[in-house]
């Protein structure tokens, strides 16, 4: 002093004025009001009920005012997991979903933390839905003979069979034959070591054997599979032995093996209100529901001659309000212990949005932090709650800390 990797916080801050939303307290010659008491009327089972005048009046609406409190680390993607709310409940077959290395964390999760293993990076670090490829089925362009138990283009063999040729013996009148050695021949055959294609070619060196070769066999490596030991909760390493000589990639291909599986969603739900028009017509003896889908089973509801199961047709009337939501929560800060962390655990303080067409701003002064610039002055990200909470993912501006890696100078 450039490059890099990781972790950690912040997302401006103080004042003044105006302005919005919720909200606890107090206020008012406002407005409405349950309970109670009452005055009168009326019905009565003689307990009361109904309506009507009046008084109290919790409370609620409005306005005033002191105060408190008001949009993020992702509020985003809707990819996960829950809480929570509603659907009554088992058992079997077939299917079909997720899930997939070990151990911890968690309310859980495809998250988090260590660890093992693999890949990538020179590192520091970083990724990884990471069970099986020798049950079985299929995928891989192009080159090449050949792409998984596949294979001969170019080669390499003269041992064996064949062809040809010569020489020797035997045989024969001579032949023709038959034997035996020699040479040539890759015709039949054998090879997969050597060369080529290729990304990649069925273990790698080295030796022995063989015609010529080849784990054919032998040394020594690596790989696979058994046993058997030490270390570890394990996954797994690490050694040692035996073995057969060794059939590569993809299962987020189909598959095979374990395991496991209720949906649907705050527009969940729950309550009240107001209105209309219901004996509207037809079918009808069943219908629905059983929690991943189907089927069998066993059950639970509704109905059955039709006003009321269910199924079609037509027509009416409401889409208003409050609760869920004073958002107390697997909540937030602090400090201690435990723990390698992930996170537990005590103790202590704290209430931190609740809108419903949607509020959470607006103006003006100093002021801090970064940036260009002599100054003046100028710029300063990503982006906005809607039931909540944990997670991944995705955009971003400056700031600190550690630790790599190269270059210089001491």
């Nucleotide at each position: 002093c450039g490059a890099g990797u990781u972790c950690c916080a912040c997302a401006g801050g103080u004042g003044a004025u105006c302005g919005c939303g919720c909200u606890u307290c107090g206020u008012g010659u406002g407005c409405c009001a349950a309970c109670g008491c009452u005055u009168c009327c009326g019905c009565u089972u003689c307990g009361g009920c109904g309506g009507u005048c009046g008084c109290c009046g919790a409370g609620g609406c409005c306005g005033c005012g002191c105060g408190g409190u008001g949009a993020g680390g992702a509020a985003a993607g809707u990819c996960c997991g829950a809480a929570c709310u509603c659907c009554a409940u088992a058992g079997g077959g077939c299917a079909g979903g997720a899930c997939g290395c070990c151990g911890g964390g968690u309310a859980a999760u495809c998250c988090c933390c260590g660890g093992g293993g693999g890949g990538c990076g020179u590192g520091a670090g970083u990724c990884c839905a990471c069970g099986g490829a020798a049950a079985g089925u299929g995928g891989a362009a192009c080159a090449g003979a050949g792409a998984g138990a596949a294979g001969a283009c170019c080669g390499c063999c003269a041992a064996c069979g064949g062809g040809c040729g010569g020489c020797g013996c035997g045989g024969u009148a001579a032949a023709a034959c038959g034997c035996g050695c020699c040479g040539c021949u890759g015709c039949g055959g054998g090879c997969a070591a050597g060369g080529g294609u290729g990304a990649a070619a069925c273990g790698g060196u080295g030796g022995g054997g063989u015609a010529a070769g080849a784990g054919c066999c032998c040394a020594c490596c690596a790989g696979c599979a058994g046993u058997g030991a030490u270390g570890g909760c394990a996954a797994c390493a690490u050694c040692a032995u035996u073995g057969g000589c060794u059939c590569g990639c993809c299962a987020a291909a189909c598959c095979c093996c374990g395991u496991c599986c209720g949906g649907a969603g705050c527009a969940a739900g729950a309550c009240c209100g107001c209105a209309u028009a219901g004996a509207g017509g037809g079918g009808g003896a069943g219908g629905g529901g059983u929690g991943u889908g189907u089927c069998c089973c066993g059950c639970c509801c509704c109905g059955u001659u039709a006003u009321c199961a269910c199924c079609c047709c037509a027509g009416g009337g409401u889409c208003g309000g409050u609760c869920g939501c004073a958002a107390c929560g697997a909540g937030g800060c602090g400090a201690u212990g435990a723990g390698a962390g992930a996170u537990c655990a005590u103790c202590g303080c704290c209430c931190c949005a609740g809108a419903c067409a949607a509020a959470u701003g607006a103006u003006c002064a100093c002021c801090a932090c970064g940036g260009a610039g002599c100054a003046a002055u100028c710029c300063g990200a990503c982006a906005a709650a809607a039931u909540u909470c944990g997670g991944c993912u995705u955009a971003c501006g400056g700031g600190g800390g550690a630790c790599u890696c190269g270059g210089g100078a001491u």